[in-house]
About this RNA
The prediction has a mean pLDDT of 80. Glycine riboswitch aptamer from Sporanaerobacter acetigenes, 94 nucleotides, folded computationally. The RNAcentral record of the sequence draws on MGnify. Rfam family: Glycine riboswitch aptamer. Rfam links the family to the GO term glycine biosynthetic process. Rfam describes the family as follows. This family represents the bacterial glycine riboswitch. The source organism's lineage runs through Bacteria, Bacillati, Tissierellales, Sporanaerobacteraceae and Sporanaerobacter.

RNA sequence: AAAUGCGGGAGAGACCAAGUCUUUUGGCGCCGAAGGAGUAAGUAUGGGAUUUGCCAUUCUAUUACGAAGCUCUCAGGCAAAGGGACCGUGUUUG
Repeated sequence: AAAUGCGGGAGAGACCAAGUCUUUUGGCGCCGAAGGAGUAAGUAUGGGAUUUGCCAUUCUAUUACGAAGCUCUCAGGCAAAGGGACCGUGUUUG
C1' cells in the first nucleotide's frame, strides 16, 4: 500500500399527485461521508523587467499540472434495514 473478518460510523420530507399495489412516473423541498467534478500554495511553460549577453532575481498570463473532511451536487442519498468517507483491531499478500 492492497484485499478481507469484526466493532464504531453523520447529514437531510415514512413530503405531494397519478398510476400501480409496493414498485414506477411527475412535482416541490433538502443532504453532503460511495463514486465523480472544481481549485490554493507550488511547479512547468509563454511573455515582460533587470543584464552587453547568459545565469540568478522579479512582474505577469484568458496556458498546463496541481490536495482535502473546502466548493459543486452529475451520480448517490433524505423512517427502519441496507449503504456509508473515515476510525480502531485481527488476518493475508506485496